A computed fold for a 73-nucleotide RNA from a Microcaldota archaeon, annotated as transfer RNA. Rfam family: tRNA. Rfam classes the family as a transfer RNA. Rfam's curators write: Transfer RNA (tRNA) molecules are approximately 80 nucleotides in length.
[in-house]
């Protein structure tokens, strides 16, 4: 230099093809429960890698950019 796959809460990962309330685990906070803790249950909080573009409407699509990590030279 070419090509390919990927980035989503502190950690992990589902949604992406086919655009419409962002899912599930653990972690964290509260309350219930207990004599107090665990454990349980019930509530919260916390995220779509930057930028543009297209749509009424973008995690999705398109176009560029910057990270990973493979392949080829």
């Nucleotide at each position: 230099g070419g090509g390919g796959u990927c980035g989503u809460a502190g950690g992990g990962u589902a949604g992406c093809c086919u655009g419409g309330u962002a899912u599930c685990c653990c972690c964290c906070c509260a309350g219930c429960u207990u004599g107090g803790g665990g454990u349980g249950c019930u509530g919260g909080a916390a995220a779509c890698c930057c930028g543009a573009g297209u749509u009424c409407a973008a995690a999705u699509c398109u176009c560029g950019g910057c990270g990973a990590c493979c392949c080829c030279a």